[in-house]
Molecule: SAM riboswitch aptamer (S box leader)
Organism: Deltaproteobacteria bacterium
RNA sequence: UUUUCAUGGAGAGUGGCGUGAGGGAACUGGCCCUGUAAUCGCCCGGCAACCUUUUUUCCGCAAGGUGCCAAUUCCAGCCCGAAAGGGGAACAUGUGGU
Repeated sequence: UUUUCAUGGAGAGUGGCGUGAGGGAACUGGCCCUGUAAUCGCCCGGCAACCUUUUUUCCGCAAGGUGCCAAUUCCAGCCCGAAAGGGGAACAUGUGGU
């Protein structure tokens, strides 16, 4: 790079410093966030999905590796359905394979 499987309606700072116009995965249409500082980087704090370690009948607790800390993956788009809703696609995270 690519791919299997699992999960994605919960949870988590108005933190500090720097940056300074944008951002919310891609495209489109909406709707939101943002100079009362978005985004990105670092530090501290926190959450707890997967994996590892310890213990163990199995859990749990704890520690570690990634991850995450506006709004359902912010909502919708494709298919079924009168609608509600359901299924998919894509994406994200983890794990294994190549």